Model confidence (mean pLDDT): 82 of 100. A computed fold for a 530-nucleotide part of an RNA from an uncultured bacterium, annotated as small-subunit ribosomal RNA, 5' domain.

Context: one part of a larger RNA
RNA sequence: GGAUGAACGCUGGCGGCGUGCCUAACACAUGCAAGUCGAACGGAGCCUGAACCAAAGAAGCAGCCUGCUUGCUGGAAGCGGAAAAGGGAAAGGCUUAGUGGCGGACGGGUGAGUAACGCGUGGGUAACCUGGCCCAUACAGGGGAAUAACACUUAGAAAUAGGUGCUAAUACCGCAUAACAACAGAAAGGGGGGGGCUUUUUGUUUGAAAACCAAGGUGGUAUGGGAUGGACCCGCGUCUGAUUAGCUGGUUGGCGGGGUAAAGGCCCACCAAGGCGACGAUCAGUAGCCGGCCUGAGAGGGUGGACGGCCACAUUGGGACUGAGACACGGCCCAAACUCCUACGGGAGGCAGCAGUGGGGAAUAUUGCACAAUGGGGGAAACCCUGAUGCAGCGACGCCGCGUGAGUGAAGAAGUAAUUCGUUAUGUAAAGCUCUAUCAGCAGGGAAGAAAAUGACGGUACCUGAGUAAGAAGCCCCGGCUAACUACGUGCCAGCAGCCGCGGUAAUACGUAGGGGGCAAGCGUUAUCC
Numbered sequence: 001g002g003a004u005g006a007a008c009g010c011u012g013g014c015g016g017c018g019u020g021c022c023u024a025a026c027a028c029a030u031g032c033a034a035g036u037c038g039a040a041c042g043g044a045g046c047c048u049g050a051a052c053c054a055a056a057g058a059a060g061c062a063g064c065c066u067g068c069u070u071g072c073u074g075g076a077a078g079c080g081g082a083a084a085a086g087g088g089a090a091a092g093g094c095u096u097a098g099u100g101g102c103g104g105a106c107g108g109g110u111g112a113g114u115a116a117c118g119c120g121u122g123g124g125u126a127a128c129c130u131g132g133c134c135c136a137u138a139c140a141g142g143g144g145a146a147u148a149a150c151a152c153u154u155a156g157a158a159a160u161a162g163g164u165g166c167u168a169a170u171a172c173c174g175c176a177u178a179a180c181a182a183c184a185g186a187a188a189g190g191g192g193g194g195g196g197c198u199u200u201u202u203g204u205u206u207g208a209a210a211a212c213c214a215a216g217g218u219g220g221u222a223u224g225g226g227a228u229g230g231a232c233c234c235g236c237g238u239c240u241g242a243u244u245a246g247c248u249g250g251u252u253g254g255c256g257g258g259g260u261a262a263a264g265g266c267c268c269a270c271c272a273a274g275g276c277g278a279c280g281a282u283c284a285g286u287a288g289c290c291g292g293c294c295u296g297a298g299a300g301g302g303u304g305g306a307c308g309g310c311c312a313c314a315u316u317g318g319g320a321c322u323g324a325g326a327c328a329c330g331g332c333c334c335a336a337a338c339u340c341c342u343a344c345g346g347g348a349g350g351c352a353g354c355a356g357u358g359g360g361g362a363a364u365a366u367u368g369c370a371c372a373a374u375g376g377g378g379g380a381a382a383c384c385c386u387g388a389u390g391c392a393g394c395g396a397c398g399c400c401g402c403g404u405g406a407g408u409g410a411a412g413a414a415g416u417a418a419u420u421c422g423u424u425a426u427g428u429a430a431a432g433c434u435c436u437a438u439c440a441g442c443a444g445g446g447a448a449g450a451a452a453a454u455g456a457c458g459g460u461a462c463c464u465g466a467g468u469a470a471g472a473a474g475c476c477c478c479g480g481c482u483a484a485c486u487a488c489g490u491g492c493c494a495g496c497a498g499c500c501g502c503g504g505u506a507a508u509a510c511g512u513a514g515g516g517g518g519c520a521a522g523c524g525u526u527a528u529c530c
Stems, first nucleotide, its partner, number of pairs: 001530004006526005013402006019395002021360001026358003030355003035102003040099002043096006052087002060079002064075002067072002109313003118238008128230002133226007141175001143173002150165006181205009211218003239285003246276003251273004256268003288310004292303004315336005338349004366392001368391003374388001375386004405435004415426004439471001442465004449457001474519005479500003485514005495502002
C1' cells in the first nucleotide's frame, strides 16, 4: 500500500447493488417449512332431484237442482288433474376420516466428523443399477380370498391397543399366454488338447398385466434401445510433527463358496506366509475438498464467508424396513442423555429448515408480504401445496453513485488568534445582491416485469409541476519517517508513542486555542492475511 462475513471510538443526508452467529454441531416456547389425487376405491355428511308415495285440489268437461231477465246466476255431487309445499330409490354435485397411487431420497440447513479414492484431475467397468421422460415391438384373457373405513364392543387418564361382524378397488393372490431367465441335450466356433466361454436349435421348469374418464385420451404389463441420475475400480496430486520407526492376523495372496445391482477378505471354510515402511508406514495433531477469493511484476504466500460443484452430518450411538433410489433432517425400531405430560400404570419430543427465544460472545437482522414471476411435488384439468424462490423490513457491514449549493461580492466588516502595536491571519470566507433545484419534502400522473386473464413488490421505479438556500459535515493528523506552526498552560508531573523518541520553566512531540494538512458520509483505532 492492498484486503476483510469484521469489531470498537467519534460522526452520520439520500439512492442502487450486494452482504449479515466467524463464538455453543449449546438448549429451544410459539407459528409455519410436503403434500396431492374423488378421473383408482367403498363409505359418511350436506345439496340438487325426473319417476313414484301421501295429502291438497285450480282451469276445464258433460249432465242435475234452484231462481229468473231463457242463457245466465247460485248450489250439491261426478269426471278431470296444473302449480307450490313434504318424503324420495337410481343418477349427479361438493366436502372428506380411511384403503390405494405418486411424492416425502428433490428442494432448504450446517461443517461436527473425515488426511480419505473424501476432493481435484485423467482414465476404466468384458464387474453394474436406473422411478418418472423419449423411441420401438408385443400384450392386456379368465377367476379367487381378504381387509381398513363402518357398526357393536373391551381395556386405558391419555397415547393407543384388542375382539366380533360387514364391504370395495389401479390394494392382494392363484390360473392361462408371452418375453427374459435357469437347467439339460445336440451342433458349430475359437484353442496344441479338454473345459470355461460365444452362437444356433430342441425340451423342461419358473414366470406379466388394471383399469378410469369419455369418444380419443390418460394409464397398465413385458422386452430392447436412448437419455438422465447413480455405484464401483485405478494412475497422479492433496497440511504438520521422527522429541512418533517399526506396523499388520482377515492381516497379504490362492482355491472354493456365500452375499451384492456389481468386481473384491466384503464375508466364510481350507491352503500358503505373506503385505506395508526413511520415496516416511504406524501413531499423534490440525482440517470438509474444489471452482475460486486476497495479495504479488511474477514465482509464490494466505484463504475456502457469499455464489457454484462434490462430500459428510441431522440430540448421541447402533440397526434395518419400505422403495427405482435412503440405511432416510421435519419416517420406523433399540439404547443413552435431556425436556415435557401423567389419574404414577404409562406416554410425548428433537429448529445444523424460515422467523423467533435464552445462553455464549467484541460481534451478526423481521415471530413481515406473496405464490404475481422462475422452479419443484401431486392432478386429465381447474387447482392445491411450496419460509425453495420473488420481494419488503433492520444494520454506513462493503462497493458504487449523488448531494450538503452556484455566480458576484473589500467597508478586506465584526468576532477570534497572533503581534515588533505599525499590523498580520482567518478571508471572497461571511453579510449583501443575482441565480439554480440534483437529493429530501409537497402536489399530479404512473409503468415494464404477464403470451387472453392473473402483480406480493407498489401508487414502487420513472415523468411532470409549484416552491424555499432552505433539511443535510465530520473525523484524524501537523518533531522526523510524513503533507501540515504559532500562542498559552504544565514543568521527567500530567501525559504522548507505530519506530526513533518527547516532557526536569520559553515543549512546532503533553493539554487547550488560533491557524494549517489529509480524507470525506465517513474518518481513525484494533485484529488478521499478502